[in-house]
This is a predicted structure of a 265-nucleotide part of an RNA (large-subunit ribosomal RNA, domain VI) from a metagenome. Its Rfam family is "Bacterial large subunit ribosomal RNA". The full RNA is in RNAcentral, with records from SILVA. The prediction has a mean pLDDT of 89.
Context: one part of a larger RNA
């Protein structure tokens, strides 16, 4: 911009993508067939492989400062403590997030129409013949079941619910007055490249803070006891903990602006 007033929600599916793979074992059954050797069809269940999807409860991976231990040197007057550099100085772990080697999950089943084959009934052709008329069976394949997208599907569809009825004028239209809503702004996000979408904006838990918790690390720092001492040991699963997970208005989301109309050719 368009869908013939505007506006918020819910939908239909024309039509488009996408997915359709397979093994091995068990029975059925050592039958059916076969002299044996051997050895099923049909059907039923079990369990993998690639591949896809979704997830992080579990292994496992990162996890740039979450925690601990250390080398060397400089600082903080010194001890003790603690901080800076040295690749994040180097080493052992590690939440949330996000990964995959985990986890779970899928193809299927159904249905139409059907190939190739097989077949009812059946004449031209008193027979015969699935075909000429007529009726069946029949496959990963088609078309549908499933999945995602989807009315600019201009062929622009459907449903619900909200707005707008002041004055002047015969109208065009002029003045008053700005509705639902919707944008800016903000304060964020498992949302993201910008836009976009989602959540909230005091009638508020949006985020930050505090404060309780979880979670990591692994017994902090002073002290005190023992040891000549390095150290060990109590206080003490201590202390300290970024993204988790709840309360809490303390901090910022303040004020406010704009856009959209008068019943609709």
């Nucleotide at each position: 911009c368009g869908c013939a007033g505007g506006a918020g929600a819910u939908u239909u599916g024309a039509g488009a993508g996408g997915g359709g793979u397979u093994g091995u074992c068990c029975u059925u059954a050592g039958u059916a067939c076969g002299a044996g050797a051997g050895g099923a069809c049909c059907g039923g269940g079990a369990u993998g492989a690639a591949c896809a999807g979704a997830c992080c409860u579990c292994u496992u991976g990162u996890g740039a400062u979450c925690c601990a231990g250390u080398u060397g040197u400089c600082a903080c007057g010194c001890c003790a403590g603690u901080g800076g550099c040295a690749u994040a100085g180097c080493u052992g772990g590690g939440u949330a997030g996000c990964g995959a080697a985990g986890u779970c999950u899928g193809g299927u089943c159904g249905g139409g129409a059907u190939g190739a084959a097989c077949g009812c009934u059946g004449a031209a052709a008193g027979c015969a013949u699935a075909u000429a008329a007529g009726c069946g069976u029949g496959a990963a394949a088609c078309c549908u079941u499933c999945c995602u997208c989807g009315a600019g599907a201009u062929g622009a569809g459907a449903u619900c619910u909200c707005c707008c009825a002041a004055c002047c004028g015969u109208a065009a239209g002029g003045u008053a007055a700005g509705a639902a809503g919707g944008g800016c702004c903000g304060u964020g996000g498992a949302a993201g490249a910008c836009g976009a979408c989602c959540a909230c904006g005091u009638c508020g838990a949006u985020a930050g803070g505090a404060c309780g918790g979880a979670u990591g690390u692994g017994u902090a720092a002073g002290c005190g006891c023992a040891g000549u001492a390095a150290u060990g040991c109590g206080u003490u699963g201590a202390g300290c903990u970024g993204a988790c997970c709840g309360u809490u208005a303390c901090u910022a989301a303040u004020a406010g602006c704009c856009c959209g109309u008068u019943c609709g050719g």